[in-house]
RNA sequence: GGGCCCGUAGCUCAGUUGGCAGAGCAGCCGGCUUUUAACCGGCAGGUCGCUGGUUCGACCCUAGCCGGGCUCA
Repeated sequence: GGGCCCGUAGCUCAGUUGGCAGAGCAGCCGGCUUUUAACCGGCAGGUCGCUGGUUCGACCCUAGCCGGGCUCA
């Protein structure tokens, strides 16, 4: 340098025939318990890597860039 894959909550990841952004764990609050853990209920947490393009509408399609991984040379 070429090719392919990935980037979404603190972490691990889902989510696309284009139409409300989610789960588990972690955190916080409460219940239960003599207390802790476990269990149960609730709450909060996101510029969906960045910038453009297409579209009435983009996490999703598209271009470039940034970061990570695999591979070829």